The prediction has a mean pLDDT of 89. Predicted 3D model of an 82-nucleotide RNA (c-di-GMP-I riboswitch aptamer) from a Solirubrobacterales bacterium. Its Rfam family is "c-di-GMP-I riboswitch aptamer". Its family is annotated with cyclic-di-GMP binding in the Gene Ontology. Of the family's consensus pairs, 100% are formed in the model.
């Protein structure tokens, strides 16, 4: 430095789903849960889904948002073992 996650240490994270709060809404935070995760750390650059508008008889086209636990790129990073 590369690659890999059988094996070992400290240990991380927290899906469903339930209170509470925030927001038209997807969906955020906080607790409580534990279904997974070796990048389930960071990022909204590119897809892809979802939401709210405005647009159209539709189709479709557009504007602003969600999603990083959908996936690609980008940054960074523990502990092992080749």
């Nucleotide at each position: 430095g590369a690659c890999u996650g059988a094996c070992c240490a400290g240990g991380g994270c927290a899906a469903a789903c339930c209170c509470g709060u925030c927001g038209c809404g997807a969906g955020g935070c906080g607790g409580g849960g534990g279904c997974g995760c070796a990048a389930a750390g960071c990022c909204a650059g590119g897809g892809g889904u979802c939401u709210c508008g405005c647009c159209u008889c539709a189709c479709a086209g557009u504007g602003a948002g969600a999603u990083a636990g959908c996936c690609c790129a980008g940054c960074c990073g523990c502990c092992a073992g080749u």